[in-house]
C1' cells in the first nucleotide's frame, strides 16, 4: 500500500424492495411477597461512527473520513 467485513438503546443484536426505529437483557415504577428473588403491568433510553450528495422521503443507494478487524503485499 490494495481489497473485503462491522459501526443501530446502557449490552448483544434484528431492521425485508427507501416509507412512523425494534426485540431480548439490563435500568426505573408499579402489582404481587414479612422482605428479597421469580412472575405480572407500565415507563425512560436512538439525529442509526462522522461528513457530504441522490430523493417527495435514507439505518438502508452513493462519495469521503474515522474506529475495528480479516486477507494480499
Nucleotide at each position: 500500500g490494495u481489497g473485503g467485513g462491522u459501526a443501530u438503546a446502557g449490552u448483544u443484536c434484528a431492521g425485508u424492495u427507501g416509507g412512523c426505529a425494534g426485540a431480548a437483557c439490563g435500568c426505573c415504577a408499579g402489582a404481587u411477597u414479612g422482605u428479597g428473588g421469580c412472575u405480572c403491568u407500565g415507563g425512560a433510553g436512538g439525529c442509526c461512527g462522522u461528513g457530504a450528495g441522490u430523493u417527495c422521503a435514507a439505518g438502508u443507494c452513493u462519495c469521503a473520513c474515522u474506529a475495528c478487524u480479516c486477507a494480499c503485499c